The RNA shown here (transfer RNA) has 72 nucleotides and comes from Parcubacteria group bacterium GW2011_GWD2_38_12. Rfam family: tRNA. It is annotated as a transfer RNA. The sequence was found in a public genome assembly. The organism belongs to Bacteria candidate phyla, within Bacteria.

RNA sequence: GCACCCUUAGCGCAGUGGUAGCGCGUCACAUUGACAUUGUGAAGGUCGCAGGUUCAAUCCCUGCAGGGUGCA
Numbered sequence: 001g002c003a004c005c006c007u008u009a010g011c012g013c014a015g016u017g018g019u020a021g022c023g024c025g026u027c028a029c030a031u032u033g034a035c036a037u038u039g040u041g042a043a044g045g046u047c048g049c050a051g052g053u054u055c056a057a058u059c060c061c062u063g064c065a066g067g068g069u070g071c072a
Stems, first nucleotide, its partner, number of pairs: 001071007010024004018055001026042005048064005
């Protein structure tokens, strides 16, 4: 330099046009003499950034940024 892939909650990841979810973690409550486990609930997200398409974009298109793989 060229090609391809990834970027979504504190961490790991789903979601491929119509209200953004799961596991772990965190917090509260229940349970215990206490802790752990278990159960119930809650908080936590400008969906990397900026434009475009669309009635409607995490999703499609373009550019940028960061990361990764391969080739040279």